About this RNA: RNAcentral holds the full RNA, with entries from ENA and SILVA. The part of an RNA shown here (large-subunit ribosomal RNA, domain II) has 679 nucleotides and comes from candidate division WWE3 bacterium RIFCSPHIGHO2_01_FULL_48_15.

Context: one part of a larger RNA
C1' cells in the first nucleotide's frame, strides 16, 4: 500500500410537541408506594384512599364568582365565560446521566524502582618506563664569627613526558548505522579533589547534585506501574442503504465575547387565517445627485475704486503731511465646500384604490442550520496603492449551479440541467484554416501587423470639417539684384559705430530699406533678416475642431502582450444591411413523479427540515422448500424494478432455508496518521 472483518445519536428517568400517528376510557382520565392473590430471579393479576392533569375565572391579596379587577361609581376599559380531556405506545426535540465515536497535555491516590546514574558509608584492588631534583644530612674551601660557595647523598610534588586505565578536543565516516551515540585519525588526565571491584544507604514535590534543571533503569521543569477514568477538550478528525418535496445563512443585538453561545432574521413541517405580495393608477413628505454661491456660512486667485479708517514706511522739533506696502470696505472677472444652500431631481419610502394570476403575507406550534463569506456593478469612509480594508443596495453571481461564450479561468457575459431523443429555433459569442457557420454586400478609415498592452509629453503621419488672411493688377517657395544718406542718433564707456546697457526712435532719397532680426568684431569691418524690384506661373499661409495612426516603450529557460496558423480594397477599424452557425435556453415527440377538481403548472441544489421505501440479524404466527442437494462461496453475456435491490442459470458446497403479516434491533463503511488479521 491493497484486501477482508470490526468500527460512531444508544439506554434509563424526567419534561415538551405530534386534529388528517396508534390505542383505552371520557366530564372525566390515571394510578406510584401500600394491601391481597399467583409465581418467586425477573414478574403477572386484583383492590381502597391520597396525589396529578382536566372540568372557572378575575384580583397583588383579603376575596368574589360566569364573572372579576380598576373606581366614590362606571352605559368605560383589562382578563375571562359558548366546554374535551386524560393515560399509555410510537416518533421529533430538550434536561440529567460518559450521552455520536476516537484523541490530549495534565491533576490526584496507592504502590514499584539507586543491578543505569548522582552522592555517601564499609571493605578490597590498580597506576610500564623515563625526566626534573624541594627539605634535610655529610664533606671541602674561605671566614674571627654569623655564614657563603662548591661537591656528594637524599627523593618531595593535586611537578614534567608517556603506556595500561579514565576521559572525549577537533575532524572524517556513519545517519533504513556494526552501534537507539559507534569507527578511524587527532587530543586531555595519568601519585591524585585519581581510577576501579564487591557489599550497603538516600525515593518522586522526594532524593542526589564541585549547579548542567544535571541524574534517579535508552523516560525527568517533577520517574515508572495500576487506579480515580469513558478526567475534561467552546478544538481537530471521522460518522456506513435508496428515491421524492422544499431549501438557507455567513446578518442584528448581547456576551472575560470575537473560529463559542443565546434571542431575533433567513429555511422546513403541521395547523389556522388574510386577501395580500408584485404590478398599475392617484396622493404624500423629503433636501441626496446635480446646480448655485452680492441667498447665508467658510475657503480662495487676479484686478479696480474709495476713505488714509487700522498697521507699516517716508518727511516733519511738533501739530501734522505723504504713501505705489499689508489689511479693512465696496465693485469687477474666474472659482471651491461631507459637517454651505436662494434652489433641486431620478429612484426609494409611506398611504389609498384597482387587479386578484399556483405570485404572496400574517398568526400559533414542532425541527433546524447559519453568526470566517467571495468577486462583480454602482454609492461612500480609510489607504500612495493592492486580487487592500470597512459600510451601503429588499443589487447580481458563486457559495449551494451543471450547460454555451470569454484559448485555459468559483464570483464576468448568455442561460437555470426530471429522464430519453442521430428532430427544430435561437442567446451570448461567432462565420479564412485549426473549428460548426459569409474568404457576404455597400461606403469609408488605418500602413502602424496599429489591430494584438501603458501615461504625461512630443511631431510638416494621414482622413474629415471650421475660421481668418494673401493670390494671374502674379501670391507662397527657390534663384538674381538692392537693402542707402543725415549718422559712429544722444548718453554711457578704455571702446559702444544698427546689434553690452540707458533714453529717444525722427528726417531725407527713393521701387524699397528698422536709429535695425540674428551671426560676428577689442571696437570697426564682414554675413544675414525685415522691406523692394526681377525671374517663374497657380494656388499659398496661419490658427482651430475631430477620426485613425507614430514616438515616448527596458527582464530574466524560448517566439511568448492575436489561443495558433496566418491576415493589409483585410481575416484590422467605423457605419449600415442580409444570411448562417451556435447551449442541458425555447419548441416538438415519448416517459416518470409532485401540486391542482380541472385547465394547467412544477421537478439544479450544500447546511438543513419533511415524506416514502430497499436490505441485514433475531422473535411470533401462518404458508412453503431442501440429499432428485438448503445456506454460503463463485462464474456470469439472462429477466424484473425509478433507485436501494429482487429473480433465474452454471459450478462448488453438504444441511438447513425462504416467503407473507407483525414485532424487536449490537441494522447498511471508503476515508477517523481508525483497530485486528492476511498478502
Nucleotide at each position: 500500500a491493497c484486501c477482508g472483518a470490526c468500527g460512531a445519536g444508544u439506554u434509563g428517568c424526567c419534561g415538551u410537541g405530534g386534529a388528517a400517528g396508534c390505542a383505552g376510557c371520557a366530564a372525566g382520565g390515571u394510578u406510584a408506594g401500600c394491601c391481597c392473590g399467583c409465581a418467586u430471579c425477573a414478574g403477572c393479576g386484583g383492590g381502597a384512599a391520597a396525589a396529578c392533569c382536566g372540568u372557572a375565572g378575575c384580583g397583588a391579596a383579603a376575596g368574589c364568582u360566569a364573572g372579576u379587577c380598576c373606581u366614590a361609581a362606571a352605559u368605560g376599559g383589562g382578563c375571562g365565560a359558548u366546554u374535551a380531556g386524560u393515560u399509555g405506545c410510537c416518533c421529533g426535540c430538550g434536561g440529567c446521566a460518559g450521552a455520536c465515536c476516537c484523541g490530549a497535555a495534565g491533576c490526584c491516590u496507592g504502590g514499584u524502582g539507586a543491578g543505569c546514574u548522582a552522592c555517601c558509608c564499609a571493605u578490597g584492588g590498580a597506576c610500564a618506563g623515563g625526566g626534573u631534583g624541594a627539605a634535610c644530612c655529610c664533606c671541602a674551601a674561605c671566614g674571627a664569627g654569623a655564614g657563603u660557595u662548591g661537591g656528594g647523598g637524599g627523593g618531595a610534588a593535586g611537578c614534567c613526558c608517556g603506556a595500561a586505565c579514565c576521559g572525549u578536543u577537533g575532524u572524517g565516516c556513519g545517519u533504513u548505522g556494526u552501534a537507539a551515540a559507534g569507527c578511524g585519525c587527532u587530543c586531555g588526565g595519568a601519585u591524585g579533589a585519581u581510577c576501579u571491584g564487591u557489599g550497603g544507604g538516600u525515593a518522586g514535590g522526594g532524593g542526589u547534585a564541585a549547579u548542567a534543571u544535571g541524574c534517579c533503569a535508552a523516560u525527568c521543569g517533577a520517574a515508572c506501574c495500576a487506579g480515580g477514568c469513558g478526567a475534561u477538550a467552546g478544538c481537530u478528525g471521522g460518522c456506513u442503504c435508496u428515491c421524492c418535496c422544499c431549501g438557507a445563512a455567513a446578518a442584528a443585538u448581547a456576551u472575560u465575547u470575537a473560529g463559542g453561545u443565546a434571542u431575533u432574521g433567513c429555511c422546513u413541517c403541521g395547523g389556522a387565517g388574510a386577501g395580500u405580495a408584485a404590478c398599475g393608477g392617484c396622493g404624500g413628505g423629503g433636501g441626496u445627485a446635480g446646480a448655485g454661491u452680492u441667498a447665508c456660512c467658510g475657503g480662495a486667485a487676479g484686478g479696480a475704486a474709495u476713505g488714509c479708517c487700522g498697521a507699516g514706511c517716508c518727511c516733519g522739533u511738533g501739530a501734522g503731511g505723504g504713501u505705489a506696502u499689508c489689511g479693512c470696505u465696496u465693485c469687477c472677472u474666474a472659482c471651491c465646500a461631507a459637517a454651505c444652500u436662494c434652489c433641486g431631481a431620478a429612484u426609494a419610502c409611506c398611504g389609498c384604490c384597482g387587479c386578484g394570476u399556483a405570485a404572496u403575507c400574517u398568526c400559533c406550534g414542532g425541527g433546524a442550520g447559519u453568526c470566517a463569506g467571495a468577486g462583480c456593478a454602482c454609492g461612500g469612509g480609510a489607504g500612495c496603492a493592492a486580487g487592500u480594508u470597512c459600510c451601503g443596495u429588499c443589487g447580481c453571481u458563486c457559495a449551494a449551479a451543471a450547460g454555451g461564450g470569454a484559448a485555459a479561468c468559483a464570483g464576468c457575459c448568455c442561460a437555470a440541467a426530471u429522464c430519453a431523443u442521430u428532430g427544430g429555433u435561437u442567446a451570448a459569442g461567432g462565420u479564412c484554416c485549426c473549428u460548426a457557420a459569409g474568404u457576404u454586400g455597400u461606403a469609408u478609415u488605418u500602413a502602424a501587423g496599429u489591430g494584438g498592452g501603458a501615461a504625461a509629453g512630443g511631431a510638416a503621419g494621414u482622413g474629415a470639417g471650421g475660421u481668418g488672411a494673401c493670390u494671374c493688377a502674379g501670391a507662397c517657395a527657390c534663384c538674381c539684384a538692392g537693402a542707402a544718406g543725415g549718422u559712429a542718433g544722444g548718453c554711457u564707456c578704455a571702446g559702444a559705430a544698427g546689434c553690452a546697457g540707458c533714453c529717444a526712435u525722427c528726417c531725407u532719397u527713393g521701387a524699397a530699406a528698422g536709429a535695425g532680426u540674428g551671426c560676428g568684431u577689442a571696437a570697426c569691418a564682414g554675413c544675414u533678416c525685415a522691406c523692394u524690384g526681377g525671374c517663374u506661373a497657380a494656388g499659398u499661409c496661419a490658427c482651430u475642431u475631430u477620426g485613425c495612426g507614430c514616438c515616448g516603450a527596458a527582464a530574466a529557460u524560448g517566439u511568448a502582450a492575436c489561443g495558433g496558423g496566418g491576415c493589409u480594397c483585410a481575416a484590422a477599424a467605423u457605419a449600415c444591411a442580409c444570411a448562417c452557425c451556435g447551449a442541458a435556453a425555447c419548441c416538438g415527440u415519448g416517459a416518470a413523479c409532485c401540486c391542482g377538481c380541472a385547465a394547467g403548472g412544477g421537478u439544479g441544489g450544500u447546511a438543513g427540515g419533511g415524506g416514502a421505501g430497499c436490505g441485514u440479524u433475531c422473535u411470533u404466527u401462518g404458508u412453503c422448500u431442501g440429499a432428485u442437494g438448503a445456506a454460503g462461496c463463485u462464474c456470469a453475456a439472462g429477466c424484473c424494478g425509478u433507485a436501494a435491490g429482487g429473480c433465474a442459470g452454471g459450478g462448488u458446497g453438504g444441511a438447513g432455508g425462504a416467503c407473507a403479516a407483525a414485532g424487536a434491533a449490537g441494522u447498511g463503511a471508503g476515508a477517523a496518521u481508525g483497530u485486528c488479521g492476511g498478502u

It matches the Rfam family "Bacterial large subunit ribosomal RNA".